[in-house]
Context: one part of a larger RNA
RNA sequence: GGGUGAACGCUGGCGGCGUGCCUAACACAUGCAAGUCGAUCGGAGCAGCAAUGCUUAGAGGCGAACGGGUGAGGAAAACGUAGUAACCAACCCUUUAGACUGGGAUAGCCACUGGAAACGGUGGGUAAUACCGGAUAAGCUCGAGAGAGGAAAGGCAGAGAAGCGCUAAAGGACGGAACUGCGCCCCAUCAGAUAGUUGGUAGGGUAAUGGCCUACCAAGGCACAGACGGGUAGGGGGCGUGAGAGCGUGACCCCCCACACUGGUACUGACACACGGACCAGGUGCCUACGGGUAGCAGCAGCUAGGAAUAUUGGGCAAUGGGCGAAAGCCUGACCCAGCAACACCGCGUGAAGGACGAAAGCCUUCGGGUUGUAAACUUCUUUUCGAGGGAAUGAGAAAGGACAGUACCCUCGGAAUAAGGCCCGGCUAACUACGUGCCAGCAGCCGCGGUAAUACGUAGGGGCCAAGCGUUAUCC
Numbered sequence: 001g002g003g004u005g006a007a008c009g010c011u012g013g014c015g016g017c018g019u020g021c022c023u024a025a026c027a028c029a030u031g032c033a034a035g036u037c038g039a040u041c042g043g044a045g046c047a048g049c050a051a052u053g054c055u056u057a058g059a060g061g062c063g064a065a066c067g068g069g070u071g072a073g074g075a076a077a078a079c080g081u082a083g084u085a086a087c088c089a090a091c092c093c094u095u096u097a098g099a100c101u102g103g104g105a106u107a108g109c110c111a112c113u114g115g116a117a118a119c120g121g122u123g124g125g126u127a128a129u130a131c132c133g134g135a136u137a138a139g140c141u142c143g144a145g146a147g148a149g150g151a152a153a154g155g156c157a158g159a160g161a162a163g164c165g166c167u168a169a170a171g172g173a174c175g176g177a178a179c180u181g182c183g184c185c186c187c188a189u190c191a192g193a194u195a196g197u198u199g200g201u202a203g204g205g206u207a208a209u210g211g212c213c214u215a216c217c218a219a220g221g222c223a224c225a226g227a228c229g230g231g232u233a234g235g236g237g238g239c240g241u242g243a244g245a246g247c248g249u250g251a252c253c254c255c256c257c258a259c260a261c262u263g264g265u266a267c268u269g270a271c272a273c274a275c276g277g278a279c280c281a282g283g284u285g286c287c288u289a290c291g292g293g294u295a296g297c298a299g300c301a302g303c304u305a306g307g308a309a310u311a312u313u314g315g316g317c318a319a320u321g322g323g324c325g326a327a328a329g330c331c332u333g334a335c336c337c338a339g340c341a342a343c344a345c346c347g348c349g350u351g352a353a354g355g356a357c358g359a360a361a362g363c364c365u366u367c368g369g370g371u372u373g374u375a376a377a378c379u380u381c382u383u384u385u386c387g388a389g390g391g392a393a394u395g396a397g398a399a400a401g402g403a404c405a406g407u408a409c410c411c412u413c414g415g416a417a418u419a420a421g422g423c424c425c426g427g428c429u430a431a432c433u434a435c436g437u438g439c440c441a442g443c444a445g446c447c448g449c450g451g452u453a454a455u456a457c458g459u460a461g462g463g464g465c466c467a468a469g470c471g472u473u474a475u476c477c
Base pairs, nucleotide, nucleotide: 001477002476003475004474006473007472008471009470010469013348014347015346016345018343019341020340021306028302030301031300032299035062036061037060040059041058043056044055045054046053047052069259070258071257079183080182081181082180083179084178087176088175092172093171094170095169096168097167098166100134101133102132103131109124110123111122112121113120114119140149141148142147155164156163185231186230187229192222194220197219198218199217200216201215202214203213204212234256235255236254237253238249239248240247241246261282262281263280264279265278284295285294286293287292312338314337315336316335320334321332322331323330324329351381352380353379354378361372362371363370364369386414387413388412389411390410391409395404421466422465423464424463425462426447427446428445432461433460434459435458436457442449443448
């Protein structure tokens, strides 16, 4: 000199665009953050004379593994990069073939009934795109072969056609899983470490290779080119600085990873070992009729605590995107906006021109004067900004539909009106005098100032540098 997710002191007019718990992965009141489909199904309720329509608790389907948060853990095939072969793949696309025939349940509901509640129990009866047989079937699976195995909902809507779906197989796309080379912080005051350890055989398990797991057999595999241990840490794209090499860093945005009160476990499923799913244990809080239950903001707001320190319990689904649906549409604290904060960057303003051998006043003075100073007053002008009034969008790709918003922007009127501070002035370093003080009070980044003339302390006048900021502190280059 440059930088910051900054904080603190003094000060503060406006706009645009960003950013905003770095600390306790501390504890959380309240509301909202994941639903949707009646064109899968039988009911129930409501409306209607009916046809039919509306609503939806339950069964069923798809989604809830995305999106959003956090950085605790982890020094590791976590990440980055370049590859490898033993894999999966719902929704989407392409192609081929098919959907024949039967059956038994169950929730809802009704009856009875347990419990304070949470939540149930028994009996009866019922539907399906829920579930299960049989048939058929390959270029599918197993097998050396013979052979064996092996599916479906012909449902929904529609006048019909077209359509949306179902099953099997092959390929693609998107995505995912696995393995390998190289790279990847500090300590040697960590020097030896290892028994599923290293390899083999057989089996199990998985979508799949493999000590991934098990049995048996062998005795291996790693390490001063740093094993093992300890400490620290999410990684990368990037970001800061620097001429570069490098050094530092990983907020916001994007990719990947890990986690979801703590620890463990599996279930469902195309995908989870699953933030707003389940079970068990622990700790904590709450309810209780004492028998038992219930909860998990590292989602968005908000509250407590901690801290030098970090915002609204706002509006809207109008746009973009996502889930479901044939669609209308519903849901969406993702997102788009608004609010708060000079936290950062950028832009604008606080007036412009004229105006004295120079008012008053302040300060200094060698008492002549000098200086503040064209500065003010005063004259003329302008209206960004400000106030008032009027109009008014783009964003919505064919009609309608805008949270933002009566906003941006435009027009008219008014009036210089509403708007300047902070730090510094001994040298480094740009800017000097007076008074007060007297090694006191104080200053200070370093050198150092102050003990009676202090340009270094305090005040004043003057000056310098920045400017809606200016300084200080912390930290990086």
Annotation:
Small-subunit ribosomal RNA, 5' domain from an uncultured bacterium, 477 nucleotides, folded computationally. Rfam family: Bacterial small subunit ribosomal RNA. The prediction has a mean pLDDT of 88.